[in-house]
RNA sequence: GCCGGUGUAGCUUAGCGGGGGAGCGGCUGAUUUGUAAUCAGCAGGUCGAGGGUUCGAAUCCCUCCACCGGCU
Numbered sequence: 001g002c003c004g005g006u007g008u009a010g011c012u013u014a015g016c017g018g019g020g021g022a023g024c025g026g027c028u029g030a031u032u033u034g035u036a037a038u039c040a041g042c043a044g045g046u047c048g049a050g051g052g053u054u055c056g057a058a059u060c061c062c063u064c065c066a067c068c069g070g071c072u
Base pairs, nucleotide, nucleotide: 001071002070003069004068005067006066007065010024011023012022013021018055026042027041028040029039030038048064049063050062051061052060
């Protein structure tokens, strides 16, 4: 330099055009003499950045950034 893959909550990740979810973690409450465990509830996301297509984009297209791999 060329090609491909990945980027979503604090962490691990699902979601391949129309409600952004789960597990763990965090907070509150119940239970307990207390803690843990268990149960119930709650909060936490500009979906890597910018632009485009579309009535509508995490999802499709382009550019860039970061990381990983291959080729030279």
Notes
Predicted 3D model of a 72-nucleotide RNA (transfer RNA) from a Thermoplasmatota archaeon. The sequence is in RNAcentral, with records from ENA. It matches the Rfam family "tRNA". Rfam classes the family as a transfer RNA. Gene Ontology term of the family: triplet codon-amino acid adaptor activity.